[in-house]
RNA sequence: CGAGUUGGCCGGGUGAUCGCGGCGUGAGCAAUCACGUCGAGGAAAGUCCGGACUCCUUAGGGCAAGGUGGUGGGUAACGCCCACCCGGGGCAACCCGCGGGAAAGUGCCACAGAAAACAGACCGCCAGGAGCAAUCCUGGUAAGGGUGAAACGGUGGUGUAAGAGACCACCAGCACAUGGGGUGACCCAUGUGGCUUGGUAAACCCCACCUGGAGCAAGGUCAAGAGGGCCGAAAGGCCUGUGCAGACGAGCGGCCCGUUCAAUGUCUGCAGGUAGACCGCACCAGGCUGUCGGUAACGGCAGUCGCAGAUGGAUGAUCACCGAAUUGGUCGCCGCAAGGCGAUUGAGGAACAGGAUCCGGCUUACAGGCCAACUCGUCCA
Repeated sequence: CGAGUUGGCCGGGUGAUCGCGGCGUGAGCAAUCACGUCGAGGAAAGUCCGGACUCCUUAGGGCAAGGUGGUGGGUAACGCCCACCCGGGGCAACCCGCGGGAAAGUGCCACAGAAAACAGACCGCCAGGAGCAAUCCUGGUAAGGGUGAAACGGUGGUGUAAGAGACCACCAGCACAUGGGGUGACCCAUGUGGCUUGGUAAACCCCACCUGGAGCAAGGUCAAGAGGGCCGAAAGGCCUGUGCAGACGAGCGGCCCGUUCAAUGUCUGCAGGUAGACCGCACCAGGCUGUCGGUAACGGCAGUCGCAGAUGGAUGAUCACCGAAUUGGUCGCCGCAAGGCGAUUGAGGAACAGGAUCCGGCUUACAGGCCAACUCGUCCA
């Protein structure tokens, strides 16, 4: 200097005038006025996960259903983050993975091919027989060729009628044993062995772990309103009566068991009435700085800050200046040229995009600019 990989930051600014919302202070009977201060995002989007919080609510067991899937750590938790292992891609930095099980079972692998899983003989090779010959029949074979994404390990030899792990040597794979390293997933070394049985679970399935429901339009308070309205449903047993009890009903996701609640109860349907204000509402798994621990994610300690809270829904409008990328002219330098760099002048004027209970993530969108680290290549010292 070039090409790449990973991570981070900004993404308009300043001033003036007018206009908004919250909070605080002051004045005013009040309406309101004045001053001060704060006032959108890295994704506010998607609504895909996890929770906090609220109610059901006193609240369990099993089946079914759903979710996750290498190991260890982080976290309130997670399907998230960090580190590592294994497999794949890349020269590398790095990136990717629906990463447990195919010897529990079932299913599928089109077409081609002889044959797609306890799978086979199309061409071929060998032996015997028939025949004038072409060729045919019987038996052996799976080394060679063909088909295919994939065809019962590979290379070399012995052996054979021809072959074949049939046997041998060296490899690869698998199983077992011993030793070493690691918290672990796993890795390494040595030895022995049978010679060696596809793929697919992001198919059903098996295994391990996890899982109440609904959601701020949750929920609560005050106010207002209405007769305890109408039709209907179910309800074991004892009893003269008083009563006891409660298998009908409601709650606990779907089912079962269990359990709780009420008895003028409960449930289905119909008709009618009211619906205004306040709380929830932002001080919390909070931000920033420093320091300690840790490979890291992250955690501890100390200090400091308070950063929207609307409810037909606020942060806007106008003017001026500055202003990135990009682009035109002129001048200078380098260069054969293309072009590059610098100065000056003019134009230009910045992407995706707006809260509504909150937080931690993931995913998606994003013009342009800046910073850092690492990898490879070339040149110079």
A computed fold for a 381-nucleotide RNA from an Actinomycetota bacterium, annotated as Bacterial RNase P class A. Its mean pLDDT, the model's own confidence on a scale to 100, is 77. It was read from a public genome assembly, where an Rfam model found it. Its Rfam family is "Bacterial RNase P class A". By type it is a ribozyme.